[in-house]
Context: one part of a larger RNA
RNA sequence: CUGGGCGUCAAGCGCGUGUAGGCGGGCCGGUCGGCGGCGUGUGAAAGGUGGGGGCUCAACCCUCAUAGGACGCGCCGAACCGCCGGUCUUGGGACGGCGAGGGGCACCUGGAAUGGUCGGAGGAGCGGUGAAAUGCGUAGAGCCCGAUCAGAACACCGGUGGCGAAGGCGGGGUGCUGGAGCCGGGCCGACGCUGAGACGCGAAAGCGCGGGGAGCGAACGGGAUUAGAUACCCCGGUAGUCCGCGCGGUAAACGAUGGACACUGGGCGUGGCGGGUAUCGACCCCUGCCGUGCCGGAGCGAACGUGGGAAGUGUCCCGCCUGGGGAGUACGGUCGCAAGGCUGAAACUC
Numbered sequence: 001c002u003g004g005g006c007g008u009c010a011a012g013c014g015c016g017u018g019u020a021g022g023c024g025g026g027c028c029g030g031u032c033g034g035c036g037g038c039g040u041g042u043g044a045a046a047g048g049u050g051g052g053g054g055c056u057c058a059a060c061c062c063u064c065a066u067a068g069g070a071c072g073c074g075c076c077g078a079a080c081c082g083c084c085g086g087u088c089u090u091g092g093g094a095c096g097g098c099g100a101g102g103g104g105c106a107c108c109u110g111g112a113a114u115g116g117u118c119g120g121a122g123g124a125g126c127g128g129u130g131a132a133a134u135g136c137g138u139a140g141a142g143c144c145c146g147a148u149c150a151g152a153a154c155a156c157c158g159g160u161g162g163c164g165a166a167g168g169c170g171g172g173g174u175g176c177u178g179g180a181g182c183c184g185g186g187c188c189g190a191c192g193c194u195g196a197g198a199c200g201c202g203a204a205a206g207c208g209c210g211g212g213g214a215g216c217g218a219a220c221g222g223g224a225u226u227a228g229a230u231a232c233c234c235c236g237g238u239a240g241u242c243c244g245c246g247c248g249g250u251a252a253a254c255g256a257u258g259g260a261c262a263c264u265g266g267g268c269g270u271g272g273c274g275g276g277u278a279u280c281g282a283c284c285c286c287u288g289c290c291g292u293g294c295c296g297g298a299g300c301g302a303a304c305g306u307g308g309g310a311a312g313u314g315u316c317c318c319g320c321c322u323g324g325g326g327a328g329u330a331c332g333g334u335c336g337c338a339a340g341g342c343u344g345a346a347a348c349u350c
Stems, first nucleotide, its partner, number of pairs: 003322004007304002012318001014201004021194003025088007033081002035077008048066007091191001092188002095184004103177007110154001114150007125136002162169002206247006215241002220236004258317006266295011299306002323350003332343004
């Protein structure tokens, strides 16, 4: 110092960068702080344990002995941990080559659709539903043709596929830019892993200022339905959805599964690379690496399931849980323009 857990029962921080700290590869030499051994000292009394004794017993008390963790000093040991010196290349990094990708940012641009406006043509309906009505239309709608304007989203390709740390990313082109993978092994030489705080990123809705506004559409108005209908259906429709800058910081932010490393039977796909075989060549076939899926063995698991991208076997570090309700509430603190966020109880009750 100490339990058991965290896919679904309570429990993995939404994600990253990284400070302190914790932990850390092979070999050689040294040191002896940790560690181990021996010796010695301290370890008051009371208490504990054992023996003896006193209150009639016991509790209680007296007395003798002893144990005890721990600490100081000295000596010895040197495997392991630490420290010092040296060295190595497997971890890690750098370099060179190949080339995949909706990774990010900025600018430019395209077509379809939708809606508006104008012109032409046309003449009574259109729209909508289960059926209707509100609504639109002879001041000419809907439908058809042409022209023009606007905003938003990008059919097919498209995939069980790709990229990104996560959120997330999809028409086309250009520029700037991040990361990964494979191959090489001439370079550095443990430079590594994790990460309390901290800092950054962070869907949608929301907020501030300015712009934009086609479609959709909270709120709201109307029509229906209904016993009612503050809904579901229909006709409209504001914020918003879009852009720039700033704020906010949440989520079923999910694989409901933290990160790193190593090891542990197989089978079938698919994306990106390498090697071999074969071929005129791509393909096929065999094989190595990385990613992404399905099925399953042992094992694990309460079961469901998981099963080399583990929920198996181990090591290291972080976060979190500890019955339900009260409650993610109150109070305090802190952040925010606000909405609210973060931290986070208790009484009481079952």
A computed fold for a 350-nucleotide part of an RNA from an uncultured bacterium, annotated as small-subunit ribosomal RNA, central domain. The RNAcentral record of the full RNA draws on ENA and SILVA. Rfam family: Bacterial small subunit ribosomal RNA. Gene Ontology terms of the family: structural constituent of ribosome and ribosome.